[in-house]
Molecule: c-di-GMP-I riboswitch aptamer
Organism: uncultured Paenibacillus sp.
RNA sequence: AAAGGGCAAACCUGUUGAAAGACAGGGACGCAAAGCCACAGGCCUACAGGACUAUCCCAAGGCGGCUGGGUUUCCGAA
Numbered sequence: 001a002a003a004g005g006g007c008a009a010a011c012c013u014g015u016u017g018a019a020a021g022a023c024a025g026g027g028a029c030g031c032a033a034a035g036c037c038a039c040a041g042g043c044c045u046a047c048a049g050g051a052c053u054a055u056c057c058c059a060a061g062g063c064g065g066c067u068g069g070g071u072u073u074c075c076g077a078a
Stems, first nucleotide, its partner, number of pairs: 006031002011026006029065001035071003039068003042063003049057003
């Protein structure tokens, strides 16, 4: 440090879920760990449950494309 290869935001369609969200197909804003692990912080949701019930609290549910940590790691022209 080139070329090649990899992933896929928003949005659309379908499925799923109480929701947040997830999955599949389309689609590319970006990404050198945008591979993997909810361990620490942060954020989202609030079915069930609780309370001082026009409302509020609460994660057992989520987000790794929010930050840190752990772990593994492709190619290599001139």